c-di-GMP-I riboswitch aptamer from a Planctomycetota bacterium, 99 nucleotides, folded computationally. The organism belongs to Planctomycetota, within Bacteria. The coordinates come from a structure-prediction model, not an experiment, and the mean pLDDT is 79.
[in-house]
C1' cells in the first nucleotide's frame, strides 16, 4: 500500500413533522427540526415499490404567429410517460486505522 473489518477520534449527512415554493400527482427545493445512518457521497444501468394518461400521454415533424423559445393547429410513431439512491442490486469515488 490494498483487501476484509468497524472500536476509536475528527467531522459528515438529516427521518418523522411544521412553514414557504413548485409540480395532475409520486415527489422535489429551501428554513426549522432529530429517527437514524460506515457511504443515508454520486449515478436510474437492472430489478422493487408508487404516480399520470387510455388516443391520452410522450417523441419527432411541418406550417403560421412570435425576437427567440414556448405555447396553439396539423402530421407521423407509440402503449407509455415520470418519481424513487434513507427499497435492493450494480458502477464510480471517499475520512480515519483498534482488534
Nucleotide at each position: 500500500a490494498u483487501c476484509u473489518c468497524g472500536a476509536a477520534a475528527a467531522g459528515g449527512u438529516a427521518a418523522a413533522c411544521c412553514c414557504u415554493g413548485a409540480g395532475u400527482g409520486a415527489u422535489c427545493a429551501g428554513g426549522g427540526g432529530g429517527c437514524a445512518c460506515a457511504a443515508a457521497g454520486u449515478a436510474a444501468a437492472g430489478g422493487a415499490u408508487c404516480u399520470c394518461u387510455g388516443u391520452a400521454g410522450a417523441c419527432a415533424u411541418u406550417c403560421a404567429u412570435u425576437u427567440a423559445u414556448a405555447g396553439u393547429a396539423g402530421u407521423g410513431u407509440u402503449a407509455g410517460a415520470g418519481a424513487c439512491a434513507g427499497c435492493c442490486u450494480u458502477a464510480c469515488u471517499g475520512c480515519c486505522g483498534a482488534a